[in-house]
RNA sequence: GGAGUCGGCCAGGCAGUCGCUGCCAGCCCCGCAAGGGUGCAGGCAGAGGAAAGUCCGGGCUCCACAGAGCGGGAUGCAGGGUAACCCCCUGGCACGGCGACGUGACGAACAGGGCCACAGAGACGAGUCGCAUGGCGCAAGCCGUGCGGGUGAAACGGGCAACCUCCAUCCGGAGCAACACCAAAUAGGCAAGCGCUUGAGGUCGGCUCGGCCGAGCUUGCGGGUAGGUGGCUAGAGCCUCGGGGUAACCCGGGGUCGAGAGGAAUGGCUGUCGUGGCCGCGGCCCUUCACGGGGCCGCGGUCAACAGAACCCGGCUUAUCGGCCGGCUCCCAAU
Numbered sequence: 001g002g003a004g005u006c007g008g009c010c011a012g013g014c015a016g017u018c019g020c021u022g023c024c025a026g027c028c029c030c031g032c033a034a035g036g037g038u039g040c041a042g043g044c045a046g047a048g049g050a051a052a053g054u055c056c057g058g059g060c061u062c063c064a065c066a067g068a069g070c071g072g073g074a075u076g077c078a079g080g081g082u083a084a085c086c087c088c089c090u091g092g093c094a095c096g097g098c099g100a101c102g103u104g105a106c107g108a109a110c111a112g113g114g115c116c117a118c119a120g121a122g123a124c125g126a127g128u129c130g131c132a133u134g135g136c137g138c139a140a141g142c143c144g145u146g147c148g149g150g151u152g153a154a155a156c157g158g159g160c161a162a163c164c165u166c167c168a169u170c171c172g173g174a175g176c177a178a179c180a181c182c183a184a185a186u187a188g189g190c191a192a193g194c195g196c197u198u199g200a201g202g203u204c205g206g207c208u209c210g211g212c213c214g215a216g217c218u219u220g221c222g223g224g225u226a227g228g229u230g231g232c233u234a235g236a237g238c239c240u241c242g243g244g245g246u247a248a249c250c251c252g253g254g255g256u257c258g259a260g261a262g263g264a265a266u267g268g269c270u271g272u273c274g275u276g277g278c279c280g281c282g283g284c285c286c287u288u289c290a291c292g293g294g295g296c297c298g299c300g301g302u303c304a305a306c307a308g309a310a311c312c313c314g315g316c317u318u319a320u321c322g323g324c325c326g327g328c329u330c331c332c333a334a335u
Base pairs, nucleotide, nucleotide: 001331002330003329004328005327006326007325008324009323010322012273013272014271015270016269017268018267020046021045022044023043024042026040027039028037029036030035048306052317053316055315056314057313058312059311060175061174062173063172072171073170074169075168076167077091078090079089080088081087092106093104094103095102096101107166108165112164113163114160115159116158124157129148130147131146132145133144134143135142136141179230180229181228182227189221190220191219192218193217194216201213202212203211204210237256238255239254240253241252242251243250244249275304276303277302278301279300280299281298282297283296284295285294286293287292
C1' cells in the first nucleotide's frame, strides 16, 4: 500500500422566525371555596437505533386454580449468564475459509412404525442378474451351497428423527381497548311517600279562576352507558469509578432524571457553516500524433438514508444515505 474479518459509535451543526404537546410559576377571567379557562406574557423539556415486524421471553393487571394423570405445544452438544428466553457467553464437534473468522434444532436409529429419488435383479430382515455345483422333476422349473460382475451416496454393513416416535426439561388463559375509581341524560330495577273521579300530575306564555287531558307522580338507593380520572413512565433505568470473571455478566461507591400524547404533539420556513452524490462551467496536471480518457482545485445549481413513541423492559429479525474509531488476518514492497 492492497484485500478482508470482528467490535463499538454518529445519524448534520448553529442562529432567526412562526406554530404544536406536557410541566412550572405570574397576571387576567369564572367560582363562596376547592378548583377551572380555546385569555395574556414567560421559563424548561419534547422520538429511534431500529420507536418497525409483533416473532420469542419477562414485569404488571384481571380471570381460573386441592392433588395427580391424559392430551397439546415449545426446547434439545457440555458448562455458564439472566427476572426469563427460540437470547447471550465460553468450550467441544461438524462444515466453509490460506487465515482472522463465519455457520450449525448438534439427545436417541438393537423400543416400534415409516422413508431412502435416479440407476439397479434387489434399498432392508426381503430378494435372485450371472457363473459353478448338489438334490428333485419327462420338462418348464423348484429347493440348497459357493462365488462373481454391474448400478448406486449406500448392497445386508447401513442412513434419515426441521417423518411419526422415545427420552429429558419447561409451559394455566387473556391482555393497558388489561384493570381500578368518579359519574350525567334517557330507559329499566328496588324501596318509601303521595295519588287513581273526594283527581297527584301535565297543558292552555307569569299568577288566579276556568277549560281540556289524565294514571301515574315525587324522592332516595343500587347497577350499567356517554364522559372524566388514575394505571403512565424512577426503571431488571442511564453515566462514571473501583473490584471479580477468559467472556456473557455480576458486586460495590458516587452522580443523574431524559416525551407521556390520546383521531394522538415532537413540525414548517429562512440564513449560514460542514459532509457526500450528481450536473454544468473554468483552471492546472498526466496520457495520446490527434480525437478522447483520467486526476486535482475553484465557482454555480440540485439532492440527502431507513423511518415516527402509544403500559414498560430484555432479545431476535427486517429496513437504513453517508461517515468515524479500534482489534485482528492474509498478500505485496521496503527497512
Predicted 3D model of a 335-nucleotide RNA (Bacterial RNase P class A) from Betaproteobacteria bacterium SG8_39. Lineage of the source: Bacteria > Pseudomonadati > Pseudomonadota > Betaproteobacteria. Its Rfam family is "Bacterial RNase P class A". It is annotated as a ribozyme. RNAcentral holds the sequence, with entries from ENA.